[in-house]
RNA sequence: GGGCCUGUAGCUCAACUUGGGAGAGCGUCGCCUUUGCAAGGCGGAGGCUUCGGGUUCAAAUCCCGACGGGUCCA
Numbered sequence: 001g002g003g004c005c006u007g008u009a010g011c012u013c014a015a016c017u018u019g020g021g022a023g024a025g026c027g028u029c030g031c032c033u034u035u036g037c038a039a040g041g042c043g044g045a046g047g048c049u050u051c052g053g054g055u056u057c058a059a060a061u062c063c064c065g066a067c068g069g070g071u072c073c074a
Base pairs, nucleotide, nucleotide: 001073002072003071004070005069006068007067010026011025012024013023020057028044029043030042031041032040050066051065052064053063054062
C1' cells in the first nucleotide's frame, strides 16, 4: 500500500440478509426472602447504534467517504 471481516448499554453479543416497535445475558440499583451473607424471585435505570455525507415518507440496517480494531497478501 491492497483484499476481507468488524464498530449497537459498563462488558460479551443479537437485530442488518427482508428498511418501520433498539433488545438479551452478565454487571449495577431498589424491593421481597434471611439473625446476617450468598443463592433465588420481582422491578428499575443505563444507548444520539464510531463520525460525516447521500438515497428514502422513514436508516442501526442501503450507498459513498473518514477513523478505530482484527486478519490475510505484499